[in-house]
RNA sequence: UUCGACAAAGGCAAACCCGCCGCGAGGUGGGGACGCAAAGCCACAGGUCUCCGACCAGGGAUGAGGAGGAGACGGCUGAGCUACCGAAA
Numbered sequence: 001u002u003c004g005a006c007a008a009a010g011g012c013a014a015a016c017c018c019g020c021c022g023c024g025a026g027g028u029g030g031g032g033a034c035g036c037a038a039a040g041c042c043a044c045a046g047g048u049c050u051c052c053g054a055c056c057a058g059g060g061a062u063g064a065g066g067a068g069g070a071g072a073c074g075g076c077u078g079a080g081c082u083a084c085c086g087a088a089a
Base pairs, nucleotide, nucleotide: 001088002087003086004085011036012035016031017030018029019028020027021026034075040081041080044078045077046076047073048072049071050070051069052068055065056063057062
C1' cells in the first nucleotide's frame, strides 16, 4: 500500500418488547440478534423522512399543490477523518 480465510482475539447490534425523552421523523437505557470488515467518527454533497409554513386552489371542510424555515437518519450513497487482527506485496 492492497486485500479479508469457514483463522484467532475481540467489537457493533436490525426487527420486536419494556422504561424514559421528543408534536414528530427519531433519540436514549435494558432485553434481543437480522445483519455488519469500518454497522467507528463526521450532516460537507446527493437522498429519504418529520414538523412549521407564506402562498396557491376551493363557497367551505379541506388539500397526493407549495417558496421558504427548523429538524431526523452515518444500518441509503459519495466525500473527509481515525482504527483492531490477519494475509499478500
This is a predicted structure of an 89-nucleotide RNA (c-di-GMP-I-GGC riboswitch aptamer) from an uncultured Gammaproteobacteria bacterium. The sequence was found by an Rfam model in a public genome assembly. The prediction has a mean pLDDT of 85.